[in-house]
Context: one part of a larger RNA
RNA sequence: CGUUGAGUCUUGAGGAGAGUUCCGGACAGUACGAGAGGACCUCCGGGAACUGACCUCUGGUGUACCAGUUGUCCUGCCAAGGGCAUUGCUGGGUAGCUAUGUUGGGAACGGAUAAGUGCUGAAAGCAUCUAAGCACGAAGCCAACUCCAAGAUUAAGACUCAUAGAUUCCUCGCAGACCACGAGGUUAAUAGGCUACAGGCGUAAGGCCCGCAAGGGUUUUAACCGAGUAGUACUAAUAAAUCAUCAAC
Numbered sequence: 001c002g003u004u005g006a007g008u009c010u011u012g013a014g015g016a017g018a019g020u021u022c023c024g025g026a027c028a029g030u031a032c033g034a035g036a037g038g039a040c041c042u043c044c045g046g047g048a049a050c051u052g053a054c055c056u057c058u059g060g061u062g063u064a065c066c067a068g069u070u071g072u073c074c075u076g077c078c079a080a081g082g083g084c085a086u087u088g089c090u091g092g093g094u095a096g097c098u099a100u101g102u103u104g105g106g107a108a109c110g111g112a113u114a115a116g117u118g119c120u121g122a123a124a125g126c127a128u129c130u131a132a133g134c135a136c137g138a139a140g141c142c143a144a145c146u147c148c149a150a151g152a153u154u155a156a157g158a159c160u161c162a163u164a165g166a167u168u169c170c171u172c173g174c175a176g177a178c179c180a181c182g183a184g185g186u187u188a189a190u191a192g193g194c195u196a197c198a199g200g201c202g203u204a205a206g207g208c209c210c211g212c213a214a215g216g217g218u219u220u221u222a223a224c225c226g227a228g229u230a231g232u233a234c235u236a237a238u239a240a241a242u243c244a245u246c247a248a249c
Base pairs, nucleotide, nucleotide: 001151005161006160007159008158009157010156014148015147016146017145020048021047022046023045024044025043026042032037050105051104052103053102054101058099059098060097061096065092066091067090068089069088070085071084072083073082074081075080110142111141116136117135118134119133165243166242167241168240169185170184171183172182173181190236191235192234193232194231195230196229197228199225200224206219207218208217209216210215
């Protein structure tokens, strides 16, 4: 830009992906075989590698969370803190993201076939799977499974609406380079704040008691807390504008 305006939901022409393999058990020490040995078919179970999704578990990361600790400077000093030193170093760790973690997949059924196996059967009184006809037959082909998909210009369909709708702008997202996509904009839980909870760290400061002191005890499973889950209009989503529908043909 097109698809004769818009919103929602679909169809599927066509395309892409996937397609692997091993071992064990039963049948059965059976069929077969002198023995040695040793099956087909069918059923069941367990893996390897590859691959999709996810974070409940196990871990990793987690420089905006918590604690310990060294040196030095600063807040006048004590105490308590702050800055710098690779995040100073060390021990943990929420969300998110992750694999080595969890979970799923390859299939089955069907159609037409290849090599091959056959039935009937002449040419050629026989024979012959083939010449007419008919039946089987593969990890392969077509479907089946998953995903994309009407620029499928053959531009599809259904329903609803048409003073319909969309955008700018703003609050945001586990969506994202931008754009787009998605959730919202007071008739509001979209984000922040606050409250509660989950979760992390591990028992704050100050006071009191004990000890000459280092320190210990108690108040106190405290204090603090990023992304998590709910609730709550306290703050911010104000006010408005534009396009389009209509008309016309």

The part of an RNA shown here (large-subunit ribosomal RNA, domain VI) has 249 nucleotides and comes from a bacterium. Its mean pLDDT, the model's own confidence on a scale to 100, is 88. RNAcentral holds the full RNA, with entries from ENA.